[in-house]
RNA sequence: GUCUUAUCAAGAGAAGCUGAGGGAACUGGCCUGAUGAAAGCUUCAGCAACCUCUGACGUGGAUCAGAAAGGUGCUACUUCCAGCAAGAAUAGAGUAAUAUUCUUGGGAGAUAAGAA
Numbered sequence: 001g002u003c004u005u006a007u008c009a010a011g012a013g014a015a016g017c018u019g020a021g022g023g024a025a026c027u028g029g030c031c032u033g034a035u036g037a038a039a040g041c042u043u044c045a046g047c048a049a050c051c052u053c054u055g056a057c058g059u060g061g062a063u064c065a066g067a068a069a070g071g072u073g074c075u076a077c078u079u080c081c082a083g084c085a086a087g088a089a090u091a092g093a094g095u096a097a098u099a100u101u102c103u104u105g106g107g108a109g110a111u112a113a114g115a116a
Base pairs, nucleotide, nucleotide: 002115003114004113005112006111007110008109013044014043015042016041017040021032022031023030026083027082028081029080045075046074047073048072050071051070053066054065055064056063079108084105085104086103087102088101089100090099091098
């Protein structure tokens, strides 16, 4: 890097170096950044509960509860919002076209575990 499964409306940060854009790619928005962002390194914190651990249940690809030492990940804005499809409502129209809002499902992305 590929595939499979699960989750993604919650939660949690500051400092130093650094010096211009950043929020996955593209497009359109919207936020954010010299009151110093993003990335990288260092230092301390914190959040989570995917793996691990403990217990209950009992063999179901399991489920529930607990801890947070270990493996991990994360700490602006819903994965910041939308773009593909289906449906609903409202307005418009009056067989429709159109616009806005909402719901659902895909696709992509992120994280974890496993597999070849």
The RNA shown here (SAM riboswitch aptamer (S box leader)) has 116 nucleotides and comes from Aquibacillus albus. Its Rfam family is "SAM riboswitch aptamer (S box leader)". Its family is annotated with regulation of gene expression in the Gene Ontology. Taxonomically the source falls in Aquibacillus (Bacteria, Bacillati, Bacillota, Bacillaceae). Of the family's consensus pairs, 97% are formed in the model.